[in-house]
This record gives sequence, C1' cells and structure tokens, in this order.
RNA sequence: CUCUUAUCAAGAAAGGCAGAGGGUGCUGGCCCUUUGAAGCCUUGGCAACCCUUACAAAUUACUCAAUUGUAAGAAGGUGCCAACUCCAUCCCGAUGAUAUCGGGAGAGAUAAGUC
Repeated sequence: CUCUUAUCAAGAAAGGCAGAGGGUGCUGGCCCUUUGAAGCCUUGGCAACCCUUACAAAUUACUCAAUUGUAAGAAGGUGCCAACUCCAUCCCGAUGAUAUCGGGAGAGAUAAGUC
C1' cells in the first nucleotide's frame, strides 16, 4: 500500500519541557487555546479489538484443536483520554419544514486478518 470484517451518541488527565497554534487532506462553519496550542517526556487512567479463563452449541465414535456464542478478567500487543467520527456530501422517510430527527450510501478513524 490492496482487500475483507467489526466498531464508532458510552468511557477515561495530571505533571515537566516547550512557546502558538490546534480540532490528522483542502476549504468553510463552529469551537479549543498565553487561565499555555502542537510536539516530546513521565506518571496515571479508559476501553475490551487482539488476548486470558470458564461454560455452552454444532460437527466427530471419542478426546484435543479449530469455529461460534455467553460470562468474567486485564498480564501482554494496539488504540484512546474537549465537543456524535465536532459539523459539512448524496439518497430515502417523518415532522408546524432554508430546520430538526431517523435509516442507508460515501468518506474517515481504530482493530483483526489478508495480498
């Protein structure tokens, strides 16, 4: 980098260095930010994708393994710790209708697998 699958209204920050940006393409909106942005470091935390344990199901003559589901856990691998993925585009629907809400598509992020 390609493709596949799952999830994305929940959750979780202090300190040090630094010194003006940031919300991860661009643009716009709206926000955050000298009561200190990005970045780096330390410590802490969240969550449960991978993972660990137990149980169950189907297959099997039986067992193990593998698969799926449920429950519990958090040692390890990632990820994350303002705002729905901050909002935006397209399609469909509802409503007291330049708006709001719901569903889907697209885009993006993360994880696991894969070329």
Predicted 3D model of a 115-nucleotide RNA (SAM riboswitch aptamer (S box leader)) from Segetibacter sp. The prediction has a mean pLDDT of 77.